The part of an RNA shown here (small-subunit ribosomal RNA, 5' domain) has 520 nucleotides and comes from an uncultured bacterium. Its mean pLDDT, the model's own confidence on a scale to 100, is 82.
[in-house]
Context: one part of a larger RNA
RNA sequence: AGAUGAACGCUGGCGGCGUGCUUAACACAUGCAAGUCGAACGGGGAUUAUUUUGACAAAGACUCCGGGUGAAUUCCUUGUACUCCGAGGGGCAGAGGGGAGAAUAGCGCGUGUAUCCCCCCCCUCACACUGGGGGAUAACAGUCAGAAAUGAGUGCUAAUACCGCAUAAGCGCACGGGAUUGCAUGAUCCAGUGUGAAAAACUCCGGUGGUGUGAGAUGGACCCGCGUUGGAUUAGCCAGUUGGCAGGGUAACGGCCUACCAAAGCGACGAUCCAUAGCCGGCCUGAGAGGGUGGACGGCCACAUUGGGACUGAGACACGGCCCAGACUCCUACGGGAGGCAGCAGUGGGGAAUAUUGCACAAUGGGGGAAACCCUGAUGCAGCGACGCCGCGUGAAGGAAGAAGUAUCUCGGUAUGUAAACUUCUAUCAGCAGGGAAGAAAAUGACGGUACCUGACUAAGAAGCCCCGGCUAACUACGUGCCAGCAGCCGCGGUAGUACGUAGGGGGCAAGCGUUAUCC
Numbered sequence: 001a002g003a004u005g006a007a008c009g010c011u012g013g014c015g016g017c018g019u020g021c022u023u024a025a026c027a028c029a030u031g032c033a034a035g036u037c038g039a040a041c042g043g044g045g046a047u048u049a050u051u052u053u054g055a056c057a058a059a060g061a062c063u064c065c066g067g068g069u070g071a072a073u074u075c076c077u078u079g080u081a082c083u084c085c086g087a088g089g090g091g092c093a094g095a096g097g098g099g100a101g102a103a104u105a106g107c108g109c110g111u112g113u114a115u116c117c118c119c120c121c122c123c124u125c126a127c128a129c130u131g132g133g134g135g136a137u138a139a140c141a142g143u144c145a146g147a148a149a150u151g152a153g154u155g156c157u158a159a160u161a162c163c164g165c166a167u168a169a170g171c172g173c174a175c176g177g178g179a180u181u182g183c184a185u186g187a188u189c190c191a192g193u194g195u196g197a198a199a200a201a202c203u204c205c206g207g208u209g210g211u212g213u214g215a216g217a218u219g220g221a222c223c224c225g226c227g228u229u230g231g232a233u234u235a236g237c238c239a240g241u242u243g244g245c246a247g248g249g250u251a252a253c254g255g256c257c258u259a260c261c262a263a264a265g266c267g268a269c270g271a272u273c274c275a276u277a278g279c280c281g282g283c284c285u286g287a288g289a290g291g292g293u294g295g296a297c298g299g300c301c302a303c304a305u306u307g308g309g310a311c312u313g314a315g316a317c318a319c320g321g322c323c324c325a326g327a328c329u330c331c332u333a334c335g336g337g338a339g340g341c342a343g344c345a346g347u348g349g350g351g352a353a354u355a356u357u358g359c360a361c362a363a364u365g366g367g368g369g370a371a372a373c374c375c376u377g378a379u380g381c382a383g384c385g386a387c388g389c390c391g392c393g394u395g396a397a398g399g400a401a402g403a404a405g406u407a408u409c410u411c412g413g414u415a416u417g418u419a420a421a422c423u424u425c426u427a428u429c430a431g432c433a434g435g436g437a438a439g440a441a442a443a444u445g446a447c448g449g450u451a452c453c454u455g456a457c458u459a460a461g462a463a464g465c466c467c468c469g470g471c472u473a474a475c476u477a478c479g480u481g482c483c484a485g486c487a488g489c490c491g492c493g494g495u496a497g498u499a500c501g502u503a504g505g506g507g508g509c510a511a512g513c514g515u516u517a518u519c520c
Stems, first nucleotide, its partner, number of pairs: 002519003006516005013392006019385002021350001026348003030345003035092003041088001044085003048081001051060003065079002067076002099303001101301001108228005118220002123216008131165001133163002140155002143152003171196005177190005201208002229275003236266002241263004246258003278300004282293004305326005328339004356382001358381003364378001365376004395425004405416004429461001432455004439447001464509005469490003475504005485492002
């Protein structure tokens, strides 16, 4: 000199774009952050539509439509229109999006001369199907227990919920045969025999689904080579340990697990242990080599009060799911229950220090739905902070051998200084008034009466901070008297201090200027 997620001191006009708990992965009041589908289902309720009862609500009646019955406006039965739906059972999504970096020195991350032992909901393409049955259960209605959370039991009912049966072009498994190929365990293909496994309907008639198989796309899992902080004042480490064989398990390979057998395996090319740390694209600095760093944005990893576990599912060992244990908080009728902001705001605490309990789904994107639409603290915006970068303004021209004031003085003057006053002019920004977008494809705009444009109006509303001994640009006076103080280094101050304090003047930068901390 450059840089920063900065802080502190003094000061502070406007705008744009960014950015804002680096500390306690400390504890959290309150609200919101993941729902949706009635075009898979039973159902209850509301509402509108015909008539009567004044009205609400509710009930009754008549007529009309469908079915049963020998017949009946009379008996029985169930249903019907429109719009919507709390709770329930069902489907899909809650494995995404959002957060934070505690752990982790590891195939975690980065990279690729590499590898094959795998899975893949939704989506795309192709082929083949979608036949016929059954038994339940929630909701609901009773009953019981409980303070509650909730639970038990009886009765009824539906489905794209659940379970058999049939079918199998293709598929799985077993068996032996043939062909091709590989160093090899084997792999691929062909035909055969035996054997096994599917499905769901809805519809506004346009479609939307369901099952099996193959291929693709997408996403994921696993393996390998190389690279990846410090310490030897850490030198030996390891028993499922290293390998084999058999079996289990997995989507799949594998001590991943188990039994048996062998006694191996790693290590000064640093094992083990200890400390520290998420890794990278990048970012800062530097001519480069390098050094430092990993905040914001993007990729990967790992975590969700602490520890453990599985369930469901295509996918989790699951932040706003479940179970157990621990700590903590809350409720309790003391028997027992409830909770998890490292989501967005917000609170306490810690700290030098870091924001609003805001608006909207208008856009982009996501979930559900055939759609309308619903949900979305993702996101888009607004608010706060000179925290950073960038831009603009605080006026312009003229104006004296030079007012006043102030400072200094050799008392003559000199400096402030064209500076001011004064004259003429202009209107960027701010303020006032009028108009007023794009962002949105027909409709739909939170931002927002915003950006922007126009008009009138007044120099008005807008300058500070640090420094002046040398390094280092910029000097005099007074005060003080090794005191008070300054200081990055050298060093200043003990009676004429350009170094302390104040004033005048000057230098530098400027809505900032200095200081502190850290990096090169």